[in-house]
RNA sequence: GCCACUAUAGUUCAGCGGUUAGAAUACGACAUUGGUAAUGUCGGGGUCCCGGGUUCAAUUCCCGGUAGUGGCU
Numbered sequence: 001g002c003c004a005c006u007a008u009a010g011u012u013c014a015g016c017g018g019u020u021a022g023a024a025u026a027c028g029a030c031a032u033u034g035g036u037a038a039u040g041u042c043g044g045g046g047u048c049c050c051g052g053g054u055u056c057a058a059u060u061c062c063c064g065g066u067a068g069u070g071g072c073u
Base pairs, nucleotide, nucleotide: 001072002071003070004069005068006067007066010025011024012023013022018056027043028042029041030040031039049065050064051063052062053061
């Protein structure tokens, strides 16, 4: 330098253009226990990497940028 993939909650990841963007885990509260752990219930937490474009409507499609991973040279 070229190619591919990836970027969504603190972390690991779902999300076939339209419900209020979800799960697990972590965190907080409560219940349970003699007390922990475990378990259950509830709760807080998101600029969906950035900028444009398409569309009535974009986390989703297109273009560019940035960052990461892998490959080629």
Predicted 3D model of a 73-nucleotide RNA (transfer RNA) from a Candidatus Pacearchaeota archaeon. Lineage of the source: Archaea > Nanobdellati > Candidatus Pacearchaeota. The sequence is in RNAcentral, with records from ENA.